[in-house]
RNA sequence: GCCGGGGUAGCUCAGUGGUAGUAGCGUCUCUCUGAAAAAGAGAAGGUCGAUGGUCCGAUUCCAUUCCCCGGCA
Numbered sequence: 001g002c003c004g005g006g007g008u009a010g011c012u013c014a015g016u017g018g019u020a021g022u023a024g025c026g027u028c029u030c031u032c033u034g035a036a037a038a039a040g041a042g043a044a045g046g047u048c049g050a051u052g053g054u055c056c057g058a059u060u061c062c063a064u065u066c067c068c069c070g071g072c073a
Stems, first nucleotide, its partner, number of pairs: 001072007010025003018056001027043005049065005
């Protein structure tokens, strides 16, 4: 340099045009306990890497760009 895959909550990830973006772990609160752990219930936490475009509507499609992984040279 060329090709391919990926970037979504603190971490690991799902979702692939349509109201309102998932789950698990973690965090916080409550219940339970003499107090904890475990268990149960609930809550908070997201500019979907960035910018622009297409569309009535974009995390999803397109272009450019940044970062990570792999392959070729």
RNAcentral holds the sequence, with entries from ENA. A computed fold for a 73-nucleotide RNA from a Patescibacteria group bacterium, annotated as transfer RNA. Its mean pLDDT, the model's own confidence on a scale to 100, is 83. The organism belongs to Bacteria candidate phyla, within Bacteria. It matches the Rfam family "tRNA". By type it is a transfer RNA.